[in-house]
FMN riboswitch aptamer (RFN element) from Nocardioides guangzhouensis, 162 nucleotides, folded computationally. The organism belongs to Nocardioides, within Bacteria. Model confidence (mean pLDDT): 77 of 100.
RNA sequence: UCGCGUGCUCUGGGGUCGGUGAAAUUCCGAGCCGGCGGUGACUGACCGAGCGCCCUGCGGCGCCUCGCUCAGAAGUCCGCGACCCGGUCACAGCCAGUGACCGGUUGACCAGGUGGAACUCCUGGACCGACGGUCAAAGUCCGGAUGGGAAGAGCCACGCAA
Numbered sequence: 001u002c003g004c005g006u007g008c009u010c011u012g013g014g015g016u017c018g019g020u021g022a023a024a025u026u027c028c029g030a031g032c033c034g035g036c037g038g039u040g041a042c043u044g045a046c047c048g049a050g051c052g053c054c055c056u057g058c059g060g061c062g063c064c065u066c067g068c069u070c071a072g073a074a075g076u077c078c079g080c081g082a083c084c085c086g087g088u089c090a091c092a093g094c095c096a097g098u099g100a101c102c103g104g105u106u107g108a109c110c111a112g113g114u115g116g117a118a119c120u121c122c123u124g125g126a127c128c129g130a131c132g133g134u135c136a137a138a139g140u141c142c143g144g145a146u147g148g149g150a151a152g153a154g155c156c157a158c159g160c161a162a
Stems, first nucleotide, its partner, number of pairs: 001162001003160005008154003016030004032139001033129002035080004042072004047067003050063005075127002084104008109125005131143003
């Protein structure tokens, strides 16, 4: 330094205005939000090179250029998680419950442009969003949840290996 493991810590945003109504942050119109990893022709920054300009010079400035490194970049592509459902085992006399493991389910995109290449860039128009609750149907309100813990991240600690 890299890899693996264990522990620790962290890890989801959004209801605003108007309309109807007895009643709606739930309907209607407009607006608002977008978990994690990957890919990503885009963007930014540093450094270097090249080129151009200025300068006596040290040097300075610039770029539809190139390279390197770093950072960011998809709700709708690929993979995953949350939520929900089931099974087995353990605790328990039974149920309930809790935990571990395993399995299932798990939303939504087109057209045009550029180009060698776009699911990703640009333009336009669409579409999607757990469960329970509610004077009236919820991505956004309330609740389970001041919870649990993951996809993962941090690179903090320890261990193992090279």